[in-house]
RNA sequence: GCGGAGAGCCGGACGGCCGCGGGAGCAAUCUCGAGGAAAGUCCGGACUCCACAAAAUAACGGUGCCGGGUAACGCCCGGGCGGGGUAACCCGACGGAAAGCGCCACAGAGAUGAUACCGCCUGUUCUCCGGAGCAGGUAAGGGUGAAAAGGUGGGGUAAGAGCCCACCGGGCCGCUGGCAACAGGGGUCGCAUGGCAAGCCCCACUGGGAGCAAUGCCGAAUAGGGAUCGUGCGCCUGGUUGAUCUUACGGGAUAUCACGGCAGGGUGGUUUUGGCCUGAGCGAUCCGGGUUGGCAGCUUCAGGACUGCGGUAACGCAGGUCCGAGAGGAAUGGUCGUCGAACCGGGAAACCGGGGAACAAAAUCCGGCUUAUAGGCUCUCCGCGCGU
Repeated sequence: GCGGAGAGCCGGACGGCCGCGGGAGCAAUCUCGAGGAAAGUCCGGACUCCACAAAAUAACGGUGCCGGGUAACGCCCGGGCGGGGUAACCCGACGGAAAGCGCCACAGAGAUGAUACCGCCUGUUCUCCGGAGCAGGUAAGGGUGAAAAGGUGGGGUAAGAGCCCACCGGGCCGCUGGCAACAGGGGUCGCAUGGCAAGCCCCACUGGGAGCAAUGCCGAAUAGGGAUCGUGCGCCUGGUUGAUCUUACGGGAUAUCACGGCAGGGUGGUUUUGGCCUGAGCGAUCCGGGUUGGCAGCUUCAGGACUGCGGUAACGCAGGUCCGAGAGGAAUGGUCGUCGAACCGGGAAACCGGGGAACAAAAUCCGGCUUAUAGGCUCUCCGCGCGU
């Protein structure tokens, strides 16, 4: 100097005038006011309601190497293994194929415990002497394919084959290091030999639902509306100078009452137990009517920056400090001036002129992930070239 990789920051600044919304103030006035992603609605929560807990369990989901962080996560950090890259670095849907089922198109003889198409060897028959047929052996060579069921080399054989041997690979056993994933070495065995689980499945851990249009309060209005179906309306105790009927005057029946009790019913998928509600209405479907008002929820929070300590790091602890939008059909704007990156023109340069920067807009809030993004600046690392 060029190329590459990782991380961070900015993404307009200053001033005047006018205009909005929140807060403080009697007022004058002061002060604050849309992002790194506010986006996607993909995860995890806080909070609210169903609604209240324990135990067991089903269906349906989620995650998937090990260790740590966190309120939690499918996130983050560190490590291991595998893959890409010369490297810095990046990616991983990363448990199990000996529990079972299933798939591997086409080509090919044959694609799971499969196979003889071309070949090779032995014997035999025929022969136009090129070869053809039959029987047996074979899977080393060739072909097809993504893949042919361990690989390379040697021995052996009629020709071959883990048939035997060496090394590699694989199974089993154990040792060393490490919290672990895993790594390294040793012994033994000729050895049930592929892939796919982002196919079903098995294993381990884990998971209620709905959502600020949640929910709560005030006000107002209507028709405490109608139809159909299903289910239930039961028992005991007490109260007659309470009610009605009756009486043979002993009472009986009906209705009603009680801060009474029980059966029964309801309470997130199911069951059991407890708690709570109910104990006479409840549930389902359909039709119809009223309210479209106001207030709260609403912004002080697992919050931010700085400093110190611990930790490889993520992060944690401590200290003082800051309080940084809260609209409600939806504010955060308009305009003027100066400066202003990349880029363009002139110029040897200084400089002069032009130019004017992307993706994009809060709506309950927070922690992440993913996607979009003109351009500029800073730091660290890798590779190549040159000079000293």

This is a predicted structure of a 388-nucleotide RNA (Bacterial RNase P class A) from a Paracoccaceae bacterium.
Rfam family: Bacterial RNase P class A. By type it is a ribozyme.
The sequence was found by an Rfam model in a public genome assembly.